[in-house]
This record gives sequence, C1' cells and structure tokens, in this order.
RNA sequence: GAAGAAAAAGGCAAACCCAUCGAAAGGUGGGGACGCAAAACCACGGGGCUUUUCGAGUCAGCCGGGUUGCCUGGG
Repeated sequence: GAAGAAAAAGGCAAACCCAUCGAAAGGUGGGGACGCAAAACCACGGGGCUUUUCGAGUCAGCCGGGUUGCCUGGG
C1' cells in the first nucleotide's frame, strides 16, 4: 500500500417489547439479536420518509462521497 476467505480479541445491534421526548417521520435509555469489517463519525450528491404546507425536519442499518479506526493471515 492493497485485501477480508477463515479464526480470534474486542465492538455495534434490525424486528419486536417497555419507558421517555416529538405534531409526525424519528431520537434517546433498558430488554432483545436479524445482521454488520466500518452497522464508527459527517446530510456533501442522489434517494426514502414526515409535515402544524413548503420553510423545515428526519433517515449514516438505501447508494455514492469525505474523515477516522480494530483485528487477521498471505504477498
């Protein structure tokens, strides 16, 4: 520098349930694991969703892009 088949250390946590905030999408905490090698972070481009109606909000576990990072064996 490139890679992720297998394994290991450690990590995250969908659906669903409970509590809570919000008008909603959705967020947060707890339980729970479908999955994940960036399922860490950033709304920059596309896209989805909401709307108290057009301004704004929301989704990073939809795709691309940017930033940072763990492990592994071969070259």